[in-house]
The RNA shown here (transfer RNA) has 72 nucleotides and comes from Candidatus Nitrosopumilus sp. Its Rfam family is "tRNA". The family's RNA type in Rfam is transfer RNA.
RNA sequence: GGGGUAGUAGUUUAAUGGUUAGAAUAUCGGGCCUUCAACCCGAUGAUAGGAGUUCAAUUCUCCUCUACCCUA
Numbered sequence: 001g002g003g004g005u006a007g008u009a010g011u012u013u014a015a016u017g018g019u020u021a022g023a024a025u026a027u028c029g030g031g032c033c034u035u036c037a038a039c040c041c042g043a044u045g046a047u048a049g050g051a052g053u054u055c056a057a058u059u060c061u062c063c064u065c066u067a068c069c070c071u072a
Stems, first nucleotide, its partner, number of pairs: 001071007010025004018055001027043005048064005
C1' cells in the first nucleotide's frame, strides 16, 4: 500500500428500518442491619465523527478516525 472485521452508559452487552435505545455491573441516594457485606427500592449515565437514502436510521450507502486480523 491492498483486503477484511468491529466501534452503543465507567465496563460487559441486546436491539430483523418503526412508539421513551433495553439489561447486567459500576456509581449515587434510600430501606434492612449495632456496623460492614449481602439483599430490596429508586436515580444518573450511551449509538466513534460527518454526509446521504428514507415518512422514519443503532440498523442501509459513502467518507474520515480508532482497534484488531490477513496479505505484499